Predicted 3D model of a 120-nucleotide RNA (FMN riboswitch aptamer (RFN element)).
Its mean pLDDT, the model's own confidence on a scale to 100, is 81.
RNA sequence: GUUGUUCUUUGGGGCGGGGUGCAAUUCCCCACUGGUGGUUAAAGUCCACGAAGGCCGUUUGGCCCCGAGCGGGUGAAAUUCCCGCACCUACGGUUAUAGUCCGGAUGUUAAAAGAACUUA
Numbered sequence: 001g002u003u004g005u006u007c008u009u010u011g012g013g014g015c016g017g018g019g020u021g022c023a024a025u026u027c028c029c030c031a032c033u034g035g036u037g038g039u040u041a042a043a044g045u046c047c048a049c050g051a052a053g054g055c056c057g058u059u060u061g062g063c064c065c066c067g068a069g070c071g072g073g074u075g076a077a078a079u080u081c082c083c084g085c086a087c088c089u090a091c092g093g094u095u096a097u098a099g100u101c102c103g104g105a106u107g108u109u110a111a112a113a114g115a116a117c118u119u120a
């Protein structure tokens, strides 16, 4: 170093300014955020996975559902970098409609790192 098992830790971000109004971090203008693995080179928008929701199951779990990107440049290679202009962001709650507030959640999880043992 490889295989497998067990354990430990980590493991989702963001409303600041102005306007209207009885009331808005929810509307309007500007602003801000981006889980995990992969991909010839770095991704919120590609491919896949996870979280939310629904159905089934005694349980491990299974099935369904599951948002959004184009143009140009460089290059061997980029829907990933650079330039420009866009777009998306669960459910429930609320004096008024929420990606950013509150709640389920000191939860769950993809996965990452480490440790012990194990295998040829």
Stems, first nucleotide, its partner, number of pairs: 004117007016030004031100002034088001035049004044087002053064004069085005091103003